[in-house]
RNA sequence: CGGUGAGGUAGAGGCGCGGUGAGUCAAGAGUAUAGCCUGGUUAAACAGGCGGGAAAGGGGCCAUCGCCGAAGCUGGUGCCGCAUAUUGCGGUGCGAGGCUGGGCCGUCAGUGAAUAACUGCCGGACUGUCACAGUGUGUUUCCCUUGACACGCGGUGGAGAGCUAUCUUACAA
Numbered sequence: 001c002g003g004u005g006a007g008g009u010a011g012a013g014g015c016g017c018g019g020u021g022a023g024u025c026a027a028g029a030g031u032a033u034a035g036c037c038u039g040g041u042u043a044a045a046c047a048g049g050c051g052g053g054a055a056a057g058g059g060g061c062c063a064u065c066g067c068c069g070a071a072g073c074u075g076g077u078g079c080c081g082c083a084u085a086u087u088g089c090g091g092u093g094c095g096a097g098g099c100u101g102g103g104c105c106g107u108c109a110g111u112g113a114a115u116a117a118c119u120g121c122c123g124g125a126c127u128g129u130c131a132c133a134g135u136g137u138g139u140u141u142c143c144c145u146u147g148a149c150a151c152g153c154g155g156u157g158g159a160g161a162g163c164u165a166u167c168u169u170a171c172a173a
Stems, first nucleotide, its partner, number of pairs: 003171009014068001016067006023061003033052001035050005071100004076094008101127002104124003108120004129158004134153007
């Protein structure tokens, strides 16, 4: 100087991920429903008219917070709470449980008022990253060749327990 293992720190992917808001907008919806009148009825249920008229969950924008297994889905288990016949729901921890690198588009299925949105399987191209081999350019005192390195291009494949940079430590040489 390089190699391998372990641990730490800082970063990158991009309409990137998630939380919060009694902010704002549309939709929900002239719906549910309160009042009066009419019909109906033993009384109701129910129907129509008048004139009032919401909300929840979800979404767009904005603001803000935490971040890059961000996060989502699924399953097991401990504790707590609610309800409870069985059981179910919610909150919070555990573990290297399992799948997914990321966003977008589409078919189908489910939830939903909805063509919004979300979830799941599948498919499609795109994109980031690493590896392999190929190719182009450049560098390596001059020329040629080989090799190595850097950058670009397209091809194949893998997965985030990854990738890049850097620090500490151990091993071997």